The RNA shown here (SAM riboswitch aptamer (S box leader)) has 129 nucleotides and comes from Blastococcus aggregatus.
RNA sequence: CACUCAUCCAGAGGGGCAGAGGGACACGGCCCGAUGAAGCCCCGGCAACCGCCGACUGCGCACGUCUGCAGCGGGAGGUGCCAAUUCCGUCCCGCGCGGCUCGACGGCCCGACGCGGGGAAGAUGAGGA
Numbered sequence: 001c002a003c004u005c006a007u008c009c010a011g012a013g014g015g016g017c018a019g020a021g022g023g024a025c026a027c028g029g030c031c032c033g034a035u036g037a038a039g040c041c042c043c044g045g046c047a048a049c050c051g052c053c054g055a056c057u058g059c060g061c062a063c064g065u066c067u068g069c070a071g072c073g074g075g076a077g078g079u080g081c082c083a084a085u086u087c088c089g090u091c092c093c094g095c096g097c098g099g100c101u102c103g104a105c106g107g108c109c110c111g112a113c114g115c116g117g118g119g120a121a122g123a124u125g126a127g128g129a
Base pairs, nucleotide, nucleotide: 001128003127004126005125006124007123008122013043014042015041016040017039021032022031023030026090027089028088029087044082045081046080048079049078050077052074053073054072056071057070058069059068086121091118092117093116094115095114096113097111098110099109100107101106
C1' cells in the first nucleotide's frame, strides 16, 4: 500500500503537558469542548481479529486415543480500541405516514417524516504482490 476476506447496535478513563477546536472527507443535522478540544506523554482498562491455554460441549470414527474443525471459557503475547450504532442522514429498494388525483376502489408522483433492508465510503483485523 493496489487487491481479497471478515467484522462494525457489545465492551473499556484517569493524570501531566498543551491551549481551541473535535466527532474521517463534503453538505445538513445533532452533539462534545475554558468544569479544557486536537496533539504528545504516563498510568489504567476493554477484548474485536490473530496467536496461546483448557480437564468443558458438539461434529468427523463401530469404539477409544491422538488430531482437526466449530462453540464455550481463560488469559492479555501481537494489532487495535476506550462519548453518542461507524453519532445520524445523503444513493437504491420495501413498508408506513402525509400530499396530489378519484364519486369510490384505485392510481400517481412528491416529501424536508418514521421503520426495515441493501449499497457507497470509512475504520479495524487477517491475508497478500
The sequence was found by an Rfam model in a public genome assembly.
The coordinates come from a structure-prediction model, not an experiment, and the mean pLDDT is 79.
It matches the Rfam family "SAM riboswitch aptamer (S box leader)". From the family's description: The SAM riboswitch is found upstream of a number of genes which code for proteins involved in methionine or cysteine biosynthesis in Gram-positive bacteria.